Context: one part of a larger RNA
RNA sequence: GAUGAACGCUGGCGGUAUGCUAACACAUGCAAGUUUAACGGUUUAUGCCGUGACGUACGGGUGAGUAACGCGUGAGUUAUCUGCACUUAGGAGGGGAAUAACAAAUGGAAACGUUUGCUAAUACCCCAUAAGGCUUUUUAUAAAAGUUAAAGAUUUUUCGCCUAGGGAUGAGCUUGCGUCCGAUUAGCUAGUUGGUAUGGUAAAGGCUUACCAAGGCAACGAUCGGUAGCUGUUUCGAGAGAAAGAACAGCCACACUGGGACUGAGAUACGGAACAGACUUCUACGGAAGGCAGCAGUGGGGAAUUUUUGGCAAUGGGUGAGAGCCUGACCAAGCAAUACCGCGUGGAGGAAGAAGGUUUUAGGAUUGUAAACUCCUUUUUUCAUUGAAGAAAAUAUGACGGUAAAUGAAGAAUAAGCAUCAGCUAAUUUCGUGCCAGCAGCUGCGGUAAUACGAGAGAUGCAAGCGUUAUCC
Numbered sequence: 001g002a003u004g005a006a007c008g009c010u011g012g013c014g015g016u017a018u019g020c021u022a023a024c025a026c027a028u029g030c031a032a033g034u035u036u037a038a039c040g041g042u043u044u045a046u047g048c049c050g051u052g053a054c055g056u057a058c059g060g061g062u063g064a065g066u067a068a069c070g071c072g073u074g075a076g077u078u079a080u081c082u083g084c085a086c087u088u089a090g091g092a093g094g095g096g097a098a099u100a101a102c103a104a105a106u107g108g109a110a111a112c113g114u115u116u117g118c119u120a121a122u123a124c125c126c127c128a129u130a131a132g133g134c135u136u137u138u139u140a141u142a143a144a145a146g147u148u149a150a151a152g153a154u155u156u157u158u159c160g161c162c163u164a165g166g167g168a169u170g171a172g173c174u175u176g177c178g179u180c181c182g183a184u185u186a187g188c189u190a191g192u193u194g195g196u197a198u199g200g201u202a203a204a205g206g207c208u209u210a211c212c213a214a215g216g217c218a219a220c221g222a223u224c225g226g227u228a229g230c231u232g233u234u235u236c237g238a239g240a241g242a243a244a245g246a247a248c249a250g251c252c253a254c255a256c257u258g259g260g261a262c263u264g265a266g267a268u269a270c271g272g273a274a275c276a277g278a279c280u281u282c283u284a285c286g287g288a289a290g291g292c293a294g295c296a297g298u299g300g301g302g303a304a305u306u307u308u309u310g311g312c313a314a315u316g317g318g319u320g321a322g323a324g325c326c327u328g329a330c331c332a333a334g335c336a337a338u339a340c341c342g343c344g345u346g347g348a349g350g351a352a353g354a355a356g357g358u359u360u361u362a363g364g365a366u367u368g369u370a371a372a373c374u375c376c377u378u379u380u381u382u383c384a385u386u387g388a389a390g391a392a393a394a395u396a397u398g399a400c401g402g403u404a405a406a407u408g409a410a411g412a413a414u415a416a417g418c419a420u421c422a423g424c425u426a427a428u429u430u431c432g433u434g435c436c437a438g439c440a441g442c443u444g445c446g447g448u449a450a451u452a453c454g455a456g457a458g459a460u461g462c463a464a465g466c467g468u469u470a471u472c473c
Base pairs, nucleotide, nucleotide: 001472002471003470005469006468007467008466009465012343013342014341015340016339017338018336019335020301024299025298026297028296029295030294033054034053035052038051039050040049041048042047061254062253063252070179071178072177073176074175075174076173077172080171081170086166087165088164089163090162091161093127094126095125096124102117103116104115105114106113107112132148133147134146135145136144137143152159153158180226181225182224187217188216189215192214193213194212195211196210197209199207229251230250231249232248233244234243235242236241256277257276258275279290280289281288282287307333309332310331311330315329316327317326318325319324346376347375348374349373356367357366358365359364381410382409383408384407385406386405390400417462418461419460420459421458422443423442424441428457429456430455431454432453438445439444
């Protein structure tokens, strides 16, 4: 000098930020829905139920794991994918079988089912078409053969559907270099290293399997052990460098624990599903339900960290043709001197200088222009009146908020503490105590005149803070 700090004493205001250590366990509420202009049913209903579609892989949280192509930086991908959106070209002909909701019956304590029957679609299937794509062959710019698609809705002019190409965006993979400590860890490795072939993937590859070879790494530190998310940055420092990685931003990893998958353009999926485990809850004992490292909040732990608030008005996201709906993202308010910045607690005059206090050589000195008193001001405070911008997008639309701000009125009114005073180190005296009580960062003070302990007076430093402790430079 710094801090996501804590503790003690004290405490007026405003702005801007910030605010769990047990990745411990969680009551309660909310945090992802939308769509009837895809479709069926039902209804008093623009409502509800179900099928379908898009979204739920974003946004939000946390840092447990990870010493790794995880991250950073620079390349490569002729070894790759990419929904929606943009752009270019071409297309959408004909037919079919189901099923949910619903109805009836029925099982179960519940969760949830079972059987029979009915029905629709932009749900599913078949045929046709093939510019183009894909596969194979070939004489490889090209040709041939095979194969491959679609869905309609509507308020009638829009929104959708299919195929192929392009760019964009996003992602996957490979790779050079960099990335903590320990040798009181010296050898490690059999899918191990390479080849051929098969399989697999969007994609190269021991990624997988079979066979063949015997390789590969390591003192330039392999392997093992410990610790740790990485970075932009932040703090200190003249720099070199050291330390840190809260907030904000990028990447990664995780979602009670573990391994594995489905769907999908994208997940091995925080508020999806199945299984196993621990824990909790319900149970009619046969079985069921759950996952706050989302926002609040509770218990616990701890020196220690906030409200079970308002609003979708703005920005952004999802969906919808749209109106709109949803959004604990976000915008705001609340709490905390936790930090930084700013302002104030009055200004001018006023005595050889009141009283009181302290001290004294008893003369005085000091508190001290300080007060009183006189004149002023009103930042702030209180009250009253007016009252925004933020709204884009013609009207309308503001949670914040009757907030900020403006004007007027009142009245010095509402507002100062904390630490220190032996030296380092700015600032000294009296009394008390008597190696006691105590102080202390170091040197050291205290045993009867203590500038070092305790109190008073005075002084010094900083100031809505001050001091202590902890950590880093």
Notes: Small-subunit ribosomal RNA, 5' domain from Phacus paraorbicularis, 473 nucleotides, folded computationally. The coordinates come from a structure-prediction model, not an experiment, and the mean pLDDT is 85.